[in-house]
RNA sequence: CGCUUAUUCAGAAAGACGGAGGGAAUAGACCCUGCGAAGUCUUAGCAACCUGUGCUAACAAGGUGCUAAAUUCUAUCCGAGUCCGUACUUAGGAUGAGGGAAGAUAAGUG
Numbered sequence: 001c002g003c004u005u006a007u008u009c010a011g012a013a014a015g016a017c018g019g020a021g022g023g024a025a026u027a028g029a030c031c032c033u034g035c036g037a038a039g040u041c042u043u044a045g046c047a048a049c050c051u052g053u054g055c056u057a058a059c060a061a062g063g064u065g066c067u068a069a070a071u072u073c074u075a076u077c078c079g080a081g082u083c084c085g086u087a088c089u090u091a092g093g094a095u096g097a098g099g100g101a102a103g104a105u106a107a108g109u110g
Base pairs, nucleotide, nucleotide: 001110002109003108004107005106006105007104008103013043014042015041016040017039021032022031023030025076026075027074028073029072044067045066046065049063050062051060052059053058071102077099078098081095082094083093084092
C1' cells in the first nucleotide's frame, strides 16, 4: 500500500516544548485557534477491536485506538415518500427517510 470483515449520532484533558494554522480530499456552510493551531513528549482519562480470566453474564486492561462539535454539516452517488407544478398524466422544481461511496479505527490476510 492492496483485499476481507466489523464498527462509526456514546465516551474521555491537563501540563511542557512549539509558534500559525486546524476541522481527511474538492466546493460551500459552520466552527476551533496568539485566552496559543498543527506537530512532538509526559501524565491522566475513555472505550473494549485483539488479548487474558471465566467460557453464560461479566471482570481486568497487556497490544492498538481515541480524548471540540454525528466521520462538524451538505454536495461531489442512488433514492422511497411528501410538497409545488398540471384538468389529469408527464416534463420540471423543492425537500428528503434510508442506502452507497469515501474516510477513520480494529482484526485478519497478500

The RNA shown here (SAM riboswitch aptamer (S box leader)) has 110 nucleotides. Rfam family: SAM riboswitch aptamer (S box leader). Rfam's curators write: The SAM riboswitch is found upstream of a number of genes which code for proteins involved in methionine or cysteine biosynthesis in Gram-positive bacteria.